């Protein structure tokens, strides 16, 4: 230094839903909570959902959100092969 597994262990994340804020919206941010998670760390490159605007003969174009929707790409922990 690499790989493959997740029974234990140390621990770590935090879904729905309240509360406050921020956004036209979709989401997002802080606190409370725990559905769940071996990457539920981060990254919007490709797919799909989703939102806003423009367009108009019904079908596209663009900006944006979603990483806990899926693929990808990159770094990490324990323990064990």
């Nucleotide at each position: 230094a690499g790989u493959g597994a997740g029974a234990a262990u140390u621990g770590c994340c935090a879904a729905a839903c309240c509360u406050g804020u921020u956004g036209u919206g979709a989401a997002g941010c802080a606190g409370g909570g725990a559905c769940g998670g071996a990457a539920a760390g981060c990254c919007a490159c490709g797919g799909g959902u989703c939102u806003c605007a423009a367009a108009u003969c019904u079908a596209u174009u663009g900006a944006g959100a979603u990483a806990g929707c899926c693929g990808g790409g990159u770094u990490g922990c324990c323990u064990u092969u």